[in-house]
C1' cells in the first nucleotide's frame, strides 16, 4: 500500500440479511426474605447504536467517506 471482518448500556453480546417503540445476561441501586451476610425473588437506573455526510415519510440497519481494533496479502 491492497483486501476482509468488526465498532450497540460500566462489561460480554443479540438485533443489521428483510429500514418501522433500541434489547438480553452480568454489574449497580431499591425492596422482600434472613439474627447478619451470601444466595434467591420482585422492581428500577443506565444509550450521540464510533464519527461525518447521503437516500428515505422513517436509518443501529441501506449508500459514500473518516477514525479505531483484529486478521490476511505484499
Nucleotide at each position: 500500500g491492497c483486501c476482509g471482518u468488526c465498532g450497540u448500556a460500566g462489561c460480554u453480546c443479540a438485533g443489521u440479511c428483510u429500514g418501522g417503540u433500541a434489547g438480553a445476561g452480568c454489574c449497580c441501586c431499591u425492596g422482600a426474605c434472613u439474627g447478619u451476610u451470601a444466595a434467591u425473588c420482585a422492581g428500577g437506573u443506565g444509550g450521540u447504536c464510533u464519527c461525518c455526510g447521503g437516500u428515505u415519510c422513517g436509518a443501529a440497519u441501506c449508500c459514500g467517506g473518516a477514525c479505531g481494533a483484529c486478521g490476511g496479502c505484499g